[in-house]
The RNA shown here (Fluoride riboswitch aptamer (crcB RNA motif)) has 63 nucleotides and comes from an Alphaproteobacteria bacterium. It was read from a public genome assembly, where an Rfam model found it. The coordinates come from a structure-prediction model, not an experiment, and the mean pLDDT is 77. Of the family's consensus pairs, 100% are formed in the model.

RNA sequence: CUUGUCCCCGGGGAUGGGGUUCCCCGUUCAACCGCCAUGCUGGCUGAUGACUCCUGCUCAAUG
Numbered sequence: 001c002u003u004g005u006c007c008c009c010g011g012g013g014a015u016g017g018g019g020u021u022c023c024c025c026g027u028u029c030a031a032c033c034g035c036c037a038u039g040c041u042g043g044c045u046g047a048u049g050a051c052u053c054c055u056g057c058u059c060a061a062u063g
Stems, first nucleotide, its partner, number of pairs: 009026005016054006034044004
């Protein structure tokens, strides 16, 4: 000096926040930026990567 691995730390996983956990990226720019049809363009699901709680939104019922 170069490369690889591990630990710590930081960041990311289609719309907010908390906890737990999984995966991915991090020496110069990476991890990431949903699905279907499609020429134009139109349509659809979801506040999670997953679980759970809160907030917001939507539907139904009761008072």
Record summary: The source organism's lineage runs through Bacteria, Pseudomonadati, Pseudomonadota and Alphaproteobacteria.